This is a predicted structure of a 546-nucleotide part of an RNA (small-subunit ribosomal RNA, 5' domain) from a metagenome. Its Rfam family is "Bacterial small subunit ribosomal RNA". Its family is annotated with ribosome and structural constituent of ribosome in the Gene Ontology.
Context: one part of a larger RNA
RNA sequence: GAAUGAACGCUGGCGGCGUGCCUAACACAUGCAAGUCGAACGAGAAAUUUCUGCUUCGGUGGAAAAAGUAAAGUGGCGCACGGGUGAGUAACGCGUGGGUAACCUGCCCUUGAAUUCGGGAUAACCCCGUGAAAACGGGACUAAUACCGGAUAUCGUCCCUUUGGCUAUGGCCUUUGGGAUGAAAGGUGACCUCUUCAUGAAAGUUGCCGUUCGGGGAGGGGCCCGCGUACCAUUAGCUUGUUGGUGGGGUAAUGGCCUACCAAGGCGACGAUGGUUAGCUGGUCUGAGAGGAUGAUCAGCCACACUGGAACUGAAACACGGUCCAGACUCCUACGGGAGGCAGCAGUGAGGAAUUUUGCGCAAUGGGGGAAACCCUGACGCAGCAACGCCGCGUGAGUGAUGAAGACCUUCGGGUCGUAAAGCUCUGUCAAGUGGGAAAAAAUACUUUCGGUCAAUAGCCGGAAGGACUGAUGGUACCACUGGAGGAAGCACCGGCUAACUCCGUGCCAGCAGCCGCGGUAAUACGGAGGGUGCAAGCGUUGUUC
Numbered sequence: 001g002a003a004u005g006a007a008c009g010c011u012g013g014c015g016g017c018g019u020g021c022c023u024a025a026c027a028c029a030u031g032c033a034a035g036u037c038g039a040a041c042g043a044g045a046a047a048u049u050u051c052u053g054c055u056u057c058g059g060u061g062g063a064a065a066a067a068g069u070a071a072a073g074u075g076g077c078g079c080a081c082g083g084g085u086g087a088g089u090a091a092c093g094c095g096u097g098g099g100u101a102a103c104c105u106g107c108c109c110u111u112g113a114a115u116u117c118g119g120g121a122u123a124a125c126c127c128c129g130u131g132a133a134a135a136c137g138g139g140a141c142u143a144a145u146a147c148c149g150g151a152u153a154u155c156g157u158c159c160c161u162u163u164g165g166c167u168a169u170g171g172c173c174u175u176u177g178g179g180a181u182g183a184a185a186g187g188u189g190a191c192c193u194c195u196u197c198a199u200g201a202a203a204g205u206u207g208c209c210g211u212u213c214g215g216g217g218a219g220g221g222g223c224c225c226g227c228g229u230a231c232c233a234u235u236a237g238c239u240u241g242u243u244g245g246u247g248g249g250g251u252a253a254u255g256g257c258c259u260a261c262c263a264a265g266g267c268g269a270c271g272a273u274g275g276u277u278a279g280c281u282g283g284u285c286u287g288a289g290a291g292g293a294u295g296a297u298c299a300g301c302c303a304c305a306c307u308g309g310a311a312c313u314g315a316a317a318c319a320c321g322g323u324c325c326a327g328a329c330u331c332c333u334a335c336g337g338g339a340g341g342c343a344g345c346a347g348u349g350a351g352g353a354a355u356u357u358u359g360c361g362c363a364a365u366g367g368g369g370g371a372a373a374c375c376c377u378g379a380c381g382c383a384g385c386a387a388c389g390c391c392g393c394g395u396g397a398g399u400g401a402u403g404a405a406g407a408c409c410u411u412c413g414g415g416u417c418g419u420a421a422a423g424c425u426c427u428g429u430c431a432a433g434u435g436g437g438a439a440a441a442a443a444u445a446c447u448u449u450c451g452g453u454c455a456a457u458a459g460c461c462g463g464a465a466g467g468a469c470u471g472a473u474g475g476u477a478c479c480a481c482u483g484g485a486g487g488a489a490g491c492a493c494c495g496g497c498u499a500a501c502u503c504c505g506u507g508c509c510a511g512c513a514g515c516c517g518c519g520g521u522a523a524u525a526c527g528g529a530g531g532g533u534g535c536a537a538g539c540g541u542u543g544u545u546c
Base pairs, nucleotide, nucleotide: 001546002545003544004543006542007541008540009539010538013393014392015391016390017389018388019386020385021351026349027348028347030346031345032344035077036076037075040074041073048065049064050063051062052061053060054059084304085303086302093229094228095227096226097225098224099223100222103221104220105219108217109216110215111214112213113212114211115210116150117149118148119147126139127138128137129136130135155182156181157180158179159178160177164173165172166171186209187208188207189206190205191204195202196201197200230276231275232274237267238266239265242264243263244262245261246260247259248258249257279301280300281299282298283294284293285292286291306327307326308325309324310323329340330339331338332337357383359382360381361380365379366377367376368375369374396426397425398424399423406417407416408415409414430487432482433481434480435479436478440473446466447465448464449463450462451461452460453459490535491534492533493532494531495516496515497514501530502529503528504527505526511518512517
């Protein structure tokens, strides 16, 4: 000098864009942060209102609307994303380049084939019971795209056989024959051309959404390898599933990953083992560069979710707002037993030099569910607080000498503050007030039309045109007008380094100080004043890095 997620002191007008627990991965009150689908399924209230019967005038019975609504249940998809944190980890964790002939992949795209015949349950509801509660047990009923069995197999997998090519760990493609095994679910619209009944329905046909078995793709992931990746040798030896083999198990998959047996190996001064510290990277800061330091915000990867362990479900988890066990802590309890997990967004306490609102909205972007309408979304978009940072603007401009008053200095002549002020002439940024007032919103849905599908003018898919609705921010940005210099300057320094000097006070005292050093009676170095210098809504100090 530059930089900072900064803090402290003094000061503080406005705007834009960013940033904001670096400490206790300490404990958490409260609210919200993951739901959705009735076009998978069975069932299904009530308040209230109206009508009506009875009535002891208090009520009570029935019907209709509310309503096939609410809430609950079965089932599907989602909850493995998004969001947080950096405790652990010196490691194939990360970075980079490869390998997988050792692998997986829900939803999505594309392509082929199919979607057949049956069965038994169970929740909800009802009844009974246990319990303070949380919750649980028994009986009877019922549905499905829930569950189970059979058929078929374009085909997949496995076994035997067989042809060729490319390859080379268990591969891909192709070829002959045989065997074994393996599927499915419906929902919702439309239409009568064929059949049956004959307004139109059923079977049927057809569209869409699904379901099943295959092939391919995209995107995503698992595993393996080369190289790189902090400090300590005042850590020198380490290792028994250890190193390798065979058989078996396990996994989507290789492998001591696990297991039995066999062998005795494997690593290490090119630093093993041990210890300390640490998430890694793109980047960021600095520097002419080489390098050094760093890893907040944003982006990629990893790890974690009160602590430790475990599996279940699932395409994927060994799962932040799932389950089970153990532990610590907190809460409820009828003492028998239960409930909980903010390192999500706000917020509280504590710790600390120190870090914000228990805000608004799903209008946009994105995500989940749904055919859609739509619902959910503390992701996100916005607003609030903080000079925490960067950038921009303002605090007026011109003129004005009797060089006013005043202050300070003085050699007492005067000098300086100083065109500075006042005065005169203007301007109108920002702030204030009044009025107008955006863009961000075009899609979905709807209407018309064209093309495709189709028996079809229906429906669906794709394109075009039309036109309606939708804004948290926000009456914000922006524009115009009103008045009028009015409301808006401080901080540090002035001995040398280092730009800037005099007076008074003090008298090795009080004090200053980054280094040299100043102060013991004329201190440009302490304190005050006048003047000056430097930055400026900031200025200094402290910490840290180069």